């Protein structure tokens, strides 16, 4: 330099154009003499950035940024 992949909650990842989810972690409650374990609960996100298409975009298109890989 060319090509490809990934970017969504603190972490690991789902999400077929129509209200963004799970597990773990963190917090609270119950239980327990206490801790751990267990049970339950609610919270936590402008989906890498900026544009575009669309009635409507995490999802489609373009550019850019970061990381990973292949080739040179």
């Nucleotide at each position: 330099g060319u090509c490809g992949g990934u970017g969504u909650a603190g972490c690991u990842c789902a999400g077929u154009g129509g209200u963004a989810g799970a597990g773990c972690a963190a917090g609270g409650a119950c239980c327990u003499u206490u801790u751990a374990a267990g049970u339950c609960c609610g919270a936590g996100g402008c989906c890498g950035u900026g544009g575009g298409u669309u009635c409507g975009a995490g999802c489609c298109c373009c550019a850019c940024c970061a990381c990973c890989g292949a080739c040179a």